The part of an RNA shown here (small-subunit ribosomal RNA, 5' domain) has 516 nucleotides and comes from an uncultured bacterium. Its mean pLDDT, the model's own confidence on a scale to 100, is 86. It matches the Rfam family "Bacterial small subunit ribosomal RNA".
[in-house]
Context: one part of a larger RNA
RNA sequence: GGAGAAACGCUGGCGGCGCACAUAAGACAUGCUUGUCGAACGGAAUUUAGUCGAAUGUUUACAUGAGACGAAAAUUUAGUGGCGGACGGGUGAGUAACACGUGAGCAACCUACCUUCGGGAGGGGGAUAACACCGAGAAAUUGGUGCUAAUACCGCAUAAUGCAUAGAGUGCACAUGCACAUUAUGCCAAAGGAGAAAUCCACCAGAAGAUGGGCUCGCGGCUGAUUAGCCAGUUGGUGGGGUAACGGCCUACCAAAGCGAUGAUCAGUAGCCGAGCUGAGAGGCACAACGGCCACAUUGGGACUGAGACACGGCCCAGACUCCUACGGGAGGCAGCAGUCGGGAAUAUUGCACAAUGGAGGAAACUCUGAUGCAGUGACGCCGCGUAUAGGAAGAAGGUCUUUGGAUUGUAAACUAUUGUCGACAGGGAAGAAAAAAAUGACAGUACCUGUGGAGGAAGCUCCGGCAAACUACGUGCCAGCAGCCGCGGUAAUACGUAGGGAGCGAGCGUUAUCC
Numbered sequence: 001g002g003a004g005a006a007a008c009g010c011u012g013g014c015g016g017c018g019c020a021c022a023u024a025a026g027a028c029a030u031g032c033u034u035g036u037c038g039a040a041c042g043g044a045a046u047u048u049a050g051u052c053g054a055a056u057g058u059u060u061a062c063a064u065g066a067g068a069c070g071a072a073a074a075u076u077u078a079g080u081g082g083c084g085g086a087c088g089g090g091u092g093a094g095u096a097a098c099a100c101g102u103g104a105g106c107a108a109c110c111u112a113c114c115u116u117c118g119g120g121a122g123g124g125g126g127a128u129a130a131c132a133c134c135g136a137g138a139a140a141u142u143g144g145u146g147c148u149a150a151u152a153c154c155g156c157a158u159a160a161u162g163c164a165u166a167g168a169g170u171g172c173a174c175a176u177g178c179a180c181a182u183u184a185u186g187c188c189a190a191a192g193g194a195g196a197a198a199u200c201c202a203c204c205a206g207a208a209g210a211u212g213g214g215c216u217c218g219c220g221g222c223u224g225a226u227u228a229g230c231c232a233g234u235u236g237g238u239g240g241g242g243u244a245a246c247g248g249c250c251u252a253c254c255a256a257a258g259c260g261a262u263g264a265u266c267a268g269u270a271g272c273c274g275a276g277c278u279g280a281g282a283g284g285c286a287c288a289a290c291g292g293c294c295a296c297a298u299u300g301g302g303a304c305u306g307a308g309a310c311a312c313g314g315c316c317c318a319g320a321c322u323c324c325u326a327c328g329g330g331a332g333g334c335a336g337c338a339g340u341c342g343g344g345a346a347u348a349u350u351g352c353a354c355a356a357u358g359g360a361g362g363a364a365a366c367u368c369u370g371a372u373g374c375a376g377u378g379a380c381g382c383c384g385c386g387u388a389u390a391g392g393a394a395g396a397a398g399g400u401c402u403u404u405g406g407a408u409u410g411u412a413a414a415c416u417a418u419u420g421u422c423g424a425c426a427g428g429g430a431a432g433a434a435a436a437a438a439a440u441g442a443c444a445g446u447a448c449c450u451g452u453g454g455a456g457g458a459a460g461c462u463c464c465g466g467c468a469a470a471c472u473a474c475g476u477g478c479c480a481g482c483a484g485c486c487g488c489g490g491u492a493a494u495a496c497g498u499a500g501g502g503a504g505c506g507a508g509c510g511u512u513a514u515c516c
C1' cells in the first nucleotide's frame, strides 16, 4: 500500500448492487417449511334433480306449495391405494480418508420418473381398513366381533430376445473371462380408469438410450521423531455366506504374513475444491458469499420401506435434557424460515407473494412450496450523486497573531444574479406476462416522466517534531499527559491540553485485530 463476513470511537443526506452468528454442532416458547391425486377404491356428510304430497287460492284442473322419501347427479373428504416425502433448504461437529481434486478403469455393478423399439395384459381366489356394535385407557393410543372395495394382496394360465443349468459354434480379450447366434430342460408377468365414441392416460416382461449413482486404481495437497516400531481379521489362500457388484465385507480351516526413516503407528490441527485476497511473477494466505463434492441432523446404535435412505421436519432401542400425567404411562428434537434466551467485540423481520423461475402430485382445472421472487433492518462492503453556481474589496465586523505599522481568516461572508441534481409535495405511471383469445404482478402507485416551490433540508473525521503533507499563541512545568518507531514534558514545549491557522481524506474519517 492492498483486502474484508470485521468490531469499536466520533460523525452521518440519497440511490444502485452485494453481504449479514466467524462465538455455544448451546438450549429452544410460538407460527409456518411436503404434500398431492375422487379420472385407483368402498364409504360418509351436505346439496339438489326427481317422486309422494298436508294445506291454500280459484276458473275443477291449474298455480303456490309446509313436510317426507331420495339418487346412478354435484360438492367435500377421514380411510385403503398410488406417486412424492432420498429433491429442495441448513450446518461444518466429525473426517488426514480414495473424503476431495485430477486422470483412468469396472470383462465386477444398479438406475423410479423420461425417450425409442418390438411384444403382452386370459381366467380365478381369499382378505382387510373405513363403517357398525361391544369394550380398555387420564391421555397417547388400543382390543374384540361382524360387513365391504380396489390400480391393495395371492395362486393358475401364457411366455422370451429374460433368469438358471448343461452342450457345442463364431468373434474378441486384460488373468478370472466377454459378446453374438444356437440346442435342451426348468422357472418367472400384468390393472385398470375417463369418455357416447374415436381415443387418451395408466399396467406387465424385455431390448436399447439418457440421467443419476456404486466400486477400484495412479498422482496431488497440514504439523510434530521431545511419537520408532505398528498390526490377530492382522497379510494371503481354500470352502461357504452376503451384496446390485468386486473384495476379510463376514465366517470355518490353513499358512505367517503385511506396513515402516521415501516417516508406519501415535498425537495435534482441519471439511476438500473451483472461484477469492495479495504479489511483477514464482509463491504465500484463505476457502464467508456463489458453484461442485463430502459428512452430519439432541448423543450413540439399529434396521424397515423403497428404484434410491440406514432417511433433518420417518420408525425402533439406549443415554442426557425438556414437557404432560389420574403416577399406570406418554410427548418432543430449529445445524429449515422468522423469532427467544445464552455466549460474544459482533451479525437482521415472529414481513408479503406464489405474479415470475423452478420443484412435488394431478388427464386437467388446480393444490402445496419460509425453494424462490420481493420488501424490512444495518455506511457492513463496493460504486454513483449531492450538500450549490457565477459575480462580489469598504479587503466589513468578529476571531487569532503582532515589531502596534500591520498580517491572517478571506471572495470567505454580506450583497447581486442564476440553477434545480438529490430530498419534499402533487399529477401521470411501467416493463417484468408467456400459451388462440380472455384473465392473471407480491414487488408497487415502486422505477420512470411532468409540474410546484425554494439555496431553502444535507459535513465531518484525523493529523500538523522526524519518518510524513501541514505552525503560531496561551495554559502546564519529568506534573498532567503523548507515543507506530525514534522519542517529547524538569518555566518561552511547532511533540501534552486549548484556541486560531493549516494539511489530508470526505458520508465518511480514525483505531484495533488478521492476511499478502
Stems, first nucleotide, its partner, number of pairs: 001516003006512005013385006019378002021343001026341003030338003035083003040080002043077005050069003055064004090296003100220007109213002114209004119204002122156001124154002131146006162187006169180004192201003222268003229259002234256008271293004276285003298319005321332004349375001351374003357371001358369004388418004398409004422457001424452005432443001460505005465486003471500005481488002